[in-house]
């Protein structure tokens, strides 16, 4: 100069005027002040918080899943390991077990899960047919034996061809009838031991062992850890009116055995719980924000200083204008906090890392 | 606020991980003098993106969209 690969940052300024919520202050006319986001978003994880439940355990269900270490907790974050992708910075990995056990694996192919022989090798042995100048034994027709050749019949063989997404180690030699870890030597892979290095996962080096069985657990499964439910419409405190219950008072009305009786009961006045409507707290000081030191590679944790920063209950942030840029994307709180994913026009800054050129 | 379920030809419904099927309807062909009926045929689809697996409509995780429940 081009390509690329992380990581942070902003998210239209500034002024006027008029309007919108909360709090404050008021001579009630108005003034002050503060006012959305990195996601406030999905609700996909984890806590605070609240209220029900609970001797103590164990089923079942769900999530999770290499080491360490951070944290209130998490399935998140940060260091490592390991595998995979790339020259490379980097960037993916639901990354525990397939020697507890059940299942799957089409279609193609001989054979696909204690496997197999289709085409092909061989036929050493054993069978058939032919031949033979050998041998041996004969009733003289043969029969056995050996030897040659043939056949591919029993059988062996799994090298090669070939099918698959996968066919039970790879080269080289040896060995055979052909062959085959059958045997060797070296390579990979598994299993063990024992040094060494690491808090570990995990790495490296020697030796040994049978030569050698594999995929799938985001299929049931197993083995570990972790979870008791429900959710601010949770939930606390006050509390009208109506209808209920209580003690008094009570015109008045029943019943008799006719009273200093028993019983109903209109209206009144007082209390009472439970709690509807409504208020009102939960609710914004909080695992807070921002500067500085300090410790640690790092996530983040300690100290000091500073600052107060939306709180509504039909749910507030918008309009018009001037001015000036790069003409401005996603999108709006509703108990809070940490995270995850997802959406996002356009601009900055920072470390790497390749490949061309120049010096 | 909390939760649970579904996307498959133009429509309505199937598919033990293993060529995505049926019916209706389009269009074509025979049959009829012509239509309808009826019989053959063809055409058409997994909502998007990733993942796991020799393969995915199926398993997983994200996303968009549609129904539903409780309070």
């Nucleotide at each position: 100069u081009g390509a690329g690969c992380c990581g942070g940052c902003g998210g239209g300024a500034c002024g006027a005027u008029c309007g919108c919520g909360g709090u404050c202050c008021u001579u009630c006319g108005g003034g002050a002040u503060c006012g959305a986001g990195g996601a406030a978003a999905g609700u996909c994880c984890g806590g605070a918080c609240u209220c029900c439940a609970c001797a103590g355990g164990g089923c079942a269900u769900g999530a999770c899943g290499c080491u360490g270490g951070g944290u209130a907790a998490c399935u998140c974050c940060c260091a490592g390991g390991c595998g995979g992708a790339g020259c490379g910075a980097u960037c993916c990995g639901a990354c525990g077990g397939a020697c507890a056990g059940u299942g799957c694996a089409a279609c193609a192919g001989a054979g696909a899960g204690c496997a197999g022989a289709c085409c092909g090798c061989c036929g050493a042995u054993g069978g058939g047919c032919g031949g033979g100048u050998c041998c041996g034994c004969u009733u003289c027709g043969g029969c056995g034996g050996c030897c040659c050749g043939u056949c591919a019949c029993a059988g062996g063989c799994a090298a090669g061809g070939g099918u698959g997404a996968a066919a039970c180690g790879g080269u080289g030699g040896g060995g055979u009838a052909a062959g085959a870890g059958c045997c060797c030597a070296c390579c990979a892979g598994c299993g063990g031991u024992g040094c060494g290095g690491g808090u570990g996962a995990c790495c490296g080096c020697a030796c040994c062992g049978g030569c050698u069985c594999g995929g799938u657990a985001a299929a049931c499964c197993c083995c570990g850890u972790c979870a008791g439910g429900a959710g601010c419409a949770a939930g606390a405190c006050c509390g009208a009116g109506c209808a209920g219950g209580g003690a008094c008072a009570g015109g008045g009305c029943g019943g008799c055995c006719c009273g200093u009786c028993c019983g109903c009961g209109a209206u009144g006045u007082c209390c009472c719980g439970g709690g509807u409507a409504g208020g009102u707290c939960g609710c914004a000081c909080g695992a807070g924000g921002c500067c500085g030191c300090c410790g640690g590679u790092g996530a983040c944790g300690g100290c000091g200083g500073u600052c107060c920063c939306a709180g509504a209950g039909a749910g507030a942030u918008g309009a018009u204008c001037g001015u000036c840029c790069u003409c401005g994307a996603c999108a709006g709180g509703a108990u809070c906090c940490g995270g995850c994913u997802u959406a996002c026009a356009c601009g900055c800054c920072g470390a790497c890392u390749c490949a061309c050129c120049a010096c | 606020g909390c939760g649970g379920g579904c996307g498959u030809c133009g429509u309505u419904c199937a598919a033990a991980g293993g060529c995505a099927g049926g019916a209706c309807c389009u269009c074509a062909g025979a049959u009829u003098u012509c239509c309808a009926u009826u019989c053959u045929g063809a055409c058409g689809a997994u909502g998007c993106c990733g993942g796991u697996u020799c393969g995915a409509u199926u398993c997983c995780g994200g996303u968009c969209g549609c129904c539903c429940g409780c309070u």